[in-house]
């Protein structure tokens, strides 16, 4: 230095045919319960790693940077 993968909610991920931003746990609130816990409803929470191009529209296609992770080369 060179190839490849990955970055979306606090946590772990999904969206990979461009057009709704989501589950799951958690978190809050509300029934149940003397109380807890376990359950059930509901609410909240993202400028999808930064920059910029294409496009009527970009999480997503493209270029630059940054950050992880993995393989090759170098070098003593």
């Nucleotide at each position: 230095g060179g190839g490849g993968g990955c970055g979306u909610a606090g946590c772990u991920c999904a969206g990979c045919u461009g057009g709704g931003a989501g589950a799951g746990c958690a978190a809050u609130u509300g029934g149940u319960u003397c109380g807890c816990a376990a359950u059930c409803a509901a609410u909240a929470g993202g400028u999808c790693c930064g920059g910029g191009g294409u496009u009527c529209g970009a999480a997503u296609c493209c270029c630059c940077g940054c950050g992880c992770c993995u393989c090759c080369a170098c070098c003593a």